[in-house]
Molecule: RNase P RNA; transfer RNA
Organism: Chloroflexota bacterium
RNA sequence: UAAGUAGAUCGGGUGACCGCUCGCCUCUGGCGGGAGGAAAGUCCGAGCUCCACCGGGCAGGAUGCUGGGUAACACCCAGGAGGGGCGACCCUACGGAAAGUGCCACAGAAACACACCGCCAGCGGCCAGUGCAUGCAACUGGUGCGGGCAAGGGUGAAAUGGUGAGGUAAGAGCUCACCAGCGGCUGGGUGACCAGCCGGCUGGGCAAACCCCAUCCGGAGCAAGGCCAAAUAGGAGGACGCUUGAGGUGCCCGGCCGAUGUCCUCGGGUUGGCCGCUUGACCUCAAUGGUAACAUUGAGGCCAGACUGAUGGUCACCGCCCCGAGCUGGGCAACUGGUUCGGGGUACAGAACUCGGCUUACAGAUCUACUUAGCCC
RNA sequence: GCCCCCAUCGUCUAGGGGCCUAGGACGCAGCCCUUUCAAGGCUAAAACCGGGGUUCGAAUCCCCGUGGGGGCA
Numbered sequence: 001u002a003a004g005u006a007g008a009u010c011g012g013g014u015g016a017c018c019g020c021u022c023g024c025c026u027c028u029g030g031c032g033g034g035a036g037g038a039a040a041g042u043c044c045g046a047g048c049u050c051c052a053c054c055g056g057g058c059a060g061g062a063u064g065c066u067g068g069g070u071a072a073c074a075c076c077c078a079g080g081a082g083g084g085g086c087g088a089c090c091c092u093a094c095g096g097a098a099a100g101u102g103c104c105a106c107a108g109a110a111a112c113a114c115a116c117c118g119c120c121a122g123c124g125g126c127c128a129g130u131g132c133a134u135g136c137a138a139c140u141g142g143u144g145c146g147g148g149c150a151a152g153g154g155u156g157a158a159a160u161g162g163u164g165a166g167g168u169a170a171g172a173g174c175u176c177a178c179c180a181g182c183g184g185c186u187g188g189g190u191g192a193c194c195a196g197c198c199g200g201c202u203g204g205g206c207a208a209a210c211c212c213c214a215u216c217c218g219g220a221g222c223a224a225g226g227c228c229a230a231a232u233a234g235g236a237g238g239a240c241g242c243u244u245g246a247g248g249u250g251c252c253c254g255g256c257c258g259a260u261g262u263c264c265u266c267g268g269g270u271u272g273g274c275c276g277c278u279u280g281a282c283c284u285c286a287a288u289g290g291u292a293a294c295a296u297u298g299a300g301g302c303c304a305g306a307c308u309g310a311u312g313g314u315c316a317c318c319g320c321c322c323c324g325a326g327c328u329g330g331g332c333a334a335c336u337g338g339u340u341c342g343g344g345g346u347a348c349a350g351a352a353c354u355c356g357g358c359u360u361a362c363a364g365a366u367c368u369a370c371u372u373a374g375c376c377c
Numbered sequence: 378g379c380c381c382c383c384a385u386c387g388u389c390u391a392g393g394g395g396c397c398u399a400g401g402a403c404g405c406a407g408c409c410c411u412u413u414c415a416a417g418g419c420u421a422a423a424a425c426c427g428g429g430g431u432u433c434g435a436a437u438c439c440c441c442g443u444g445g446g447g448g449c450a
Stems, first nucleotide, its partner, number of pairs: 001373010012318007020034006036348001040359002043357005048221004053255006060217005065079005080094001081092004095212002100210002102206003116153002118149003125143006131136002161179006180202001182199007225275004235266006247257002271450001282301008319346012378449007387403004395433001406420004426442005
């Protein structure tokens, strides 16, 4: 200098004028607070509230290497294994396929157990050739039958461990060496797992197919729910039930609660206010423990609360980026630095009960650490 | 704000891992028939919402997004 990897931060600033919303006060006014890293998607996990409460079973759902963190999680941290990259580093829905069932199109002999071509020795028959003593046995080749083999060919996404040597009629883990896998033993590690030795040789893939195993989960959601006010005929129809028990938020069972009640449909009235509502698993800084996520302690801070729904608009100056033109510097060149003028742009988006995450969107700018390549010292 | 559901030719739909180069009906276009139109017959065009993953293989299974619809005082 170029190309990259990982992490972190910001994401316009200042002033004037005109507004909006909330709170407070000494109230014709004044002072103070007023969007985000994702406020978004609503994909997970919780707090909170209601279903009166409790237990068991079934169904259903979720998660899925190990250890830790956390209120909890499908999140985070550290590690293992596998894969990718020259590397910094990155990715992984990563339990079980010898529990069972199912599927594996086309092609191919065969898709989970099989033999199409092929290789091999033997047997008898036939045919052809060779031999010679000319009709006899032998040899060679072809064909046929039953047999052995799975090395090679071919098919496929996938074919019964791979490579090499020995061995054999031909072959084959049949035997051996190394490698992959499986089982056992020893050692290390909390563990996933790793290392070494021994053994027999080897059992296809798919569980984001059903399923099995382990762990976890009751349901609904702030339009939850509570209070006040207003309104009215507490209307019409239906189902079930009142101790032989309706109903009690998937179903069943048990306990318990329990009634002029529960549920459904149609019709009518009111469409106001308050609480929930923002002090919280909160934020900032420091110390300590821990590799880290995180935890503990101390000090300081208060940072939006609307309900036709605020957080904005205009102007000026500045910043940043892009384009065009001019001037000028460096370089052989490609290219590049500075400056002036003109034009354009300045993302994604926007609280609604509150947190912890994940995912997705995002113009542009900055910082830190590291890797690879080239050049110079 | 919260909770659900759906997406296949222009429209309505079938298909739920391979037989999909995705089937059918209506519509549209062309031809035949008819003096002409209609009806009828033949033929053709026309689609899996987008991206990623699992798998040998995805319209189908999983994840993320986009669009649409419904319900809740």